[in-house]
RNA sequence: AGAGUUUGAUCCUGGCUCAGAACGAACGCUGGCGGUGUGCCUAAUACAUGCAAGUCGAACGCGAAAGCCGUCUUCGGAUGGUGAUUAGCGUGGCGCACGGGUGAGUAACACGUAGAUAACCUGCCUUUUAGCCUGGAAUAACCUCUUGAAAAAGAGGGUAAUACCGGAUAUAUUCGGCGACCGAUGGUCAUUGAAUGAAAGGUUUACCACUAAAAGAGGGGUCUGCGCGGCAUUAGCUUGUUGGUGGGGUAAAGGCCUACCAAGGCUACGAUGUCUAGCGGGUCUGAGAGGAUGAUCCGCCACACUGGAACUGAGACACGGUCCAGACUCCUACGGGAGGCAGCAGUAGGGAAUAUUGCGCAAUGGGCGAAAGCCUGACGCAGCAACACCGCGUGAGUGAAGAAGGCUCUCGGGUCGUAAAACUCUUUUUUAGGGGAAGAUAAUGACGGUACCCUAAGAAUAAGCACCGGCUAACUCCGUGCCAGCAGCCGCGGUAAUACGGAGGGUGCAAGCGUUGUUCGGAUUUACUGGGCGUAAAGGGCGUGUAGGCUGAAGCGUAAGCUAGGAGUGAAAUCCCCGAGCUCAACUUGGGAACUGCUUCUAGAACUGCGCUUCUAGAGGAAGUCAGAGGCAGGCGGAAUUCCUGGUGUAGAGGUGAAAUUUGUAGAUAUCAGGAGGAACACCGGCGGCGAAGGCGGCCUGCUGGGGCUUACCUGACGCUGAGGCGCGAAAGCAUGGGUAGCAAACAGGAUUAGAUACCCUGGUAGUCCAUGCCGUAAACGAUGGGCACUCGAUGCACGAGGUGUGAUCCCUUGUGUGUCCCAGCUAACGCGGUAAGUGCUCCGCCUGGGGACUACGGUCGCAAGACUAAAACUCAAAGGAAUUGACGGGGACCCGCACAAGCGGUGGAGGAUGUGGUUUAAUUCGAUACAACGCGAAGAACCUUACCUGGUCUUAACUUCCUGGUAAACCCUCAGAGAUGAGGACUGCUUCUUUGAAGCAACCAGUGAUAGGUGCUGCAUGGCUGUCGUCAGCUCGUGUCGUGAGAUGUUGGGUUAAGUCCCGCAACGAGCGCAACCCCUAUUUUCAGUUGCCAACAGGUAAUGCUGGGAACUCUGGAAAAACAGCCGGUGAUAAAUCGGAGGAAGGUGGGGAUGACGUCAAGUCCUCAUGGCCCUUACGACCAGGGCUACACACGUCCUACAAUGGUGCCUACAAAGAGUCGCUAAUCCGCGAGGACAUGCAAAUCUCAAAAAAGGCAUCCAAGUUCGGAUUGCAGUCUGCAACUCGACUGCAUGAAGUCGGAAUCGCUAGUAAUCGCGCAACAGCUUGGCGCGGUGAAUACGUUCCCGGGUCUUGUACACACCGCCCGUCACACCAUGGAAGUUGAUGUCGGCAGAAGACGUUUCGCUAACCGCAAGGAGGCAUACGUCCAAGCCGCUGUCGAUGACUGGGGUGAAGUCGUAACAAGGUAGCUGUAGGAGAACCUGCUGCUG
Repeated sequence: AGAGUUUGAUCCUGGCUCAGAACGAACGCUGGCGGUGUGCCUAAUACAUGCAAGUCGAACGCGAAAGCCGUCUUCGGAUGGUGAUUAGCGUGGCGCACGGGUGAGUAACACGUAGAUAACCUGCCUUUUAGCCUGGAAUAACCUCUUGAAAAAGAGGGUAAUACCGGAUAUAUUCGGCGACCGAUGGUCAUUGAAUGAAAGGUUUACCACUAAAAGAGGGGUCUGCGCGGCAUUAGCUUGUUGGUGGGGUAAAGGCCUACCAAGGCUACGAUGUCUAGCGGGUCUGAGAGGAUGAUCCGCCACACUGGAACUGAGACACGGUCCAGACUCCUACGGGAGGCAGCAGUAGGGAAUAUUGCGCAAUGGGCGAAAGCCUGACGCAGCAACACCGCGUGAGUGAAGAAGGCUCUCGGGUCGUAAAACUCUUUUUUAGGGGAAGAUAAUGACGGUACCCUAAGAAUAAGCACCGGCUAACUCCGUGCCAGCAGCCGCGGUAAUACGGAGGGUGCAAGCGUUGUUCGGAUUUACUGGGCGUAAAGGGCGUGUAGGCUGAAGCGUAAGCUAGGAGUGAAAUCCCCGAGCUCAACUUGGGAACUGCUUCUAGAACUGCGCUUCUAGAGGAAGUCAGAGGCAGGCGGAAUUCCUGGUGUAGAGGUGAAAUUUGUAGAUAUCAGGAGGAACACCGGCGGCGAAGGCGGCCUGCUGGGGCUUACCUGACGCUGAGGCGCGAAAGCAUGGGUAGCAAACAGGAUUAGAUACCCUGGUAGUCCAUGCCGUAAACGAUGGGCACUCGAUGCACGAGGUGUGAUCCCUUGUGUGUCCCAGCUAACGCGGUAAGUGCUCCGCCUGGGGACUACGGUCGCAAGACUAAAACUCAAAGGAAUUGACGGGGACCCGCACAAGCGGUGGAGGAUGUGGUUUAAUUCGAUACAACGCGAAGAACCUUACCUGGUCUUAACUUCCUGGUAAACCCUCAGAGAUGAGGACUGCUUCUUUGAAGCAACCAGUGAUAGGUGCUGCAUGGCUGUCGUCAGCUCGUGUCGUGAGAUGUUGGGUUAAGUCCCGCAACGAGCGCAACCCCUAUUUUCAGUUGCCAACAGGUAAUGCUGGGAACUCUGGAAAAACAGCCGGUGAUAAAUCGGAGGAAGGUGGGGAUGACGUCAAGUCCUCAUGGCCCUUACGACCAGGGCUACACACGUCCUACAAUGGUGCCUACAAAGAGUCGCUAAUCCGCGAGGACAUGCAAAUCUCAAAAAAGGCAUCCAAGUUCGGAUUGCAGUCUGCAACUCGACUGCAUGAAGUCGGAAUCGCUAGUAAUCGCGCAACAGCUUGGCGCGGUGAAUACGUUCCCGGGUCUUGUACACACCGCCCGUCACACCAUGGAAGUUGAUGUCGGCAGAAGACGUUUCGCUAACCGCAAGGAGGCAUACGUCCAAGCCGCUGUCGAUGACUGGGGUGAAGUCGUAACAAGGUAGCUGUAGGAGAACCUGCUGCUG
């Protein structure tokens, strides 16, 4: 310090997620030791048991027992002493208000900080001063009695005090007088008078107590400034309320309380209400600012079962006190009593979760005491827990045969790995034994025989956890097969998973490691530091103006802000720095710094503020002048539509893509004249004008607002903005009353359509118009708030002013407004750019991921429609902006192609052939299956092929290699069998050597295992090959340049071409793969050569023939050359590229044809050509054999053949090719057969021989329009050929038979010249078999105006919400499931205000009656006290209206999410009716329509 994730890629915006640190944690796996800390975060739930506050005999009264020692004894006991200054009981004093716990309540002077107290109190302690004199009456304990189960209570008797009371005295208090000082309310000091008020002794000689007063220290009370949560969907609150006066009350000010008077007080700087919460020092995090938090330790507060109350006391409204009420628990004799762990342990419960009913007062501290001492669950220690932090260990060295074993492997190896073993060594830890502290300044040690030290033994007792796709360090194998599972985000898993599970290996941390939760960080993602608002979320519709904020120039003063210095405070601990102590560290500790704060004093005066005085540049006024659809009201006008009346006139009109509804012979439309009425104002008219915005348009008049310019006369900062408030505010809509020509939601009809609640048409009502009143919203947009200032230029328009000159237009300067282009700058880019989106200041509004949601609830407004304000649950990892490259468009431009058009011939109908689908079957093997499968793989299934089926067989195998043993094997013969096969017989080798023999070779047999084998699966694991776009003209690269970038440029543009072909231009310059050319065939000529081909001339010969001699001219053959290049001429064109025409030429503009197929696309095709990874089978998914099947047949499709006839059929005669093939072959001639063919036999390995006859064409004859002399299917009989074999299942021949079919619906195919059409010939595969395939020649057309349209393609451009790329994306209803949520008759709980009732305990007031020791009084009695009663206040409780919050609720509303449901297709392209906004109506649904607006 960043990273991952939106996209095909990019930049930006923006959210989500991760890496870090931390924890009072919990859970999982694991676990050696020690030190130091920490340990109910939940139920402030309920608690058994024990302990946690007592102490003092030196305040006082009473006062045992056991035991021991005596005496007496009736041996039962009695009694004395001691025990005993005892235990125990009580009075009294002090303490119990500390210490300890908890965080429920509390949003508050509770806390923090700084102050105030001149408004106060203070036991014990310290200091000082003075004193402690004199009397008295009770009472508890105790004893006796009574009541009660108990707890306890009562009566009588009797007693002491440092308990209580009277009197004296007192420097105190109160009141009054007088004087001085002070922050001037009850202040301080001095003085004077009056009233009132003290005391206690104890022990023994010195102290401790006691009283009064003053002071200190420490503690507390009260008050104040400032700071200290959320919600405004809480906006008004308040009646003791705010103040005053009198009185009361308190330690003390005060409405604290009370009576009276006044009517105040608080609040947008957030009152009141509600929800949440103990506060701080600190802690965690962070660079900091901040954010979160408030365990342990320290300070404060609050509480003590819940609520209320007071008493005592220095102090409490009291955790282990009292009283009352309530809930709960316990005891009970049912009458009544007892209790309060949020003290320490502990229990139950709750919970993910938190410890021992331990030891000790040795230390520290506290209470009491003169002290000894007692008490102390405070505290010191121990126990439990890896809960946290810190430290240590689990060994060290040497050790390569790189052992065994595991894993992996390309089988070579690699790795675990110096790791182990082995050898040498050490002993922290461990165990055992011994010694043994400090903590204690005399005694006293729980911890503890602990820490620590010494000795001995022995590598001995001690390693796990998570992770390994990216982020993020770390990779392989096996298993699994969208299953099981993983996952923090992105995402993995559908047969080769580094992502699941296991293993090996690796990485990280380590007595821990991971997970979960929470906080901060990263997040500049609430932005003070430090963000934004044209299009990403975000400028209010516009103005006016209140509070507030900000505010021109100069001077003087002041000192609040501000700055500097000083003082006080900011507790300690913590953090930080320097040290010290535990072996180190954690931990503890000394000193310092710091605590950024608050208060206060002094000084300063630039800036802000405040006061005062000036100024004129802002602002306003004044004068002059100008433009304008600015507003309101009234009047006037013409054109047009419609309607009405009349005339002319006749059959249609109207409307549309085409129609129909409609209208018209009752006279329309058209046309002429007249009339009525309403609405809107053509031309001018203009990115022209005016207005704050909405908006404003005929003419005239009246009233009226604002603005510009010029002058520089006046005022003298009067200004800007503006939360709330107020006003204005298109269209639609609402209300009332008018009006209604046209238009027109709704509605009706007609069309269109699968449907058409739409688009189109015919009608048509609200409405549109007017008046008045509402509504208050729009894409109310420049999607850009207002004001001021500054910052290059260019060029228009509108309205002014000035200047030179003129008769005038011009020209120049300048102001305001409104546009365009652009520099700098800004911006994510697009773009903005003096009218800023630049640079600054100032004020307001608004934003913080998408959806849910311009929603719900609540509130305000409205007649309503609805508007404004405005959430949450839940859900997703995106949503979005700009730009880029593609692809696409029922977008545009240009261009090409048998693409259309123009033509010719077909297919689709028939019969047949063939392939496919389907069906069937034991099997009908498999693949191909839009174009680009379907006469395709298959250039040829009777067996074989053959992969399929049935049956019969084999198991190292039919095939390959190796090993061992043996033998020859084969060929041949016999038998069984369908055959494979089985059984048997016969018969034989070769080579070498050391030659009766052995070895070897190949072959066969048997055996053994390594292996073979697989047309089994995966073409979506692959290679290779192929198809297709497409023989389309494209596809790229290097360098440079432009852009943040994806990318662009080049390759676009102007021409041209078949072509990215070429030329020109250009931030490009070059290059590559394609195009073209080079190659082959063909068309012409020359030359060379001349057999098997040829034969003109010469000669010979034949019935005839190059037949022969010969020839080399011709044809031909096949080598080599030539020829064509826009070369020549002319036109066009930029003088270019090129193009048009012409000449010549065999051929002319790539002459014709072929081969040649760029980058890529389709997970296109092929694992069944071959090769190949992985998987699968191994007496079978391998191999052999026989038979069957691939040839089936209601049907459908493709491709062909033959036809339907006279341009023809049939018969006879007759002519002309090319290219091929041939010895397992082609076969002549001759003979036989009607024929297929047969017989015999010749030539030819072929320019020689053969196939071989070419056919159409031509000639003659016949048929005569018919299911025929067309057509030939089908069937019967008879044959031929091939072949082991033609039954399933071949071809051909002859005779006979003679279907359908008379030119083919919708639709659709091929072809542009030697082409289509038509005619025959040949070849491959092949025993045989083809209408198919591949070739060959013969005859030989028609048409192309042209590019509007269909299809495909190319280039440029445009839009895009597409990128799996339009076979895309995507919207809404409906149906189903689940989830959260709103409403809801109600039901229910909690809580609050108000108004009543009630009124315990207590306090206060009153108290006639009752009781009563101290004082007074001789007495009676009194004073005083207590009790009682009453009153006031008041808790729980009860009642009523009501508010708030929650739970639940039949039913219901929308929302979200879900697998491949249903209906449509609204949006994205002109999305097929441009879309969207507001509003209104309508409709299954998306939506449609009307009106206004926007361009996104």
Molecule: small-subunit ribosomal RNA
Organism: Cephalothrix simula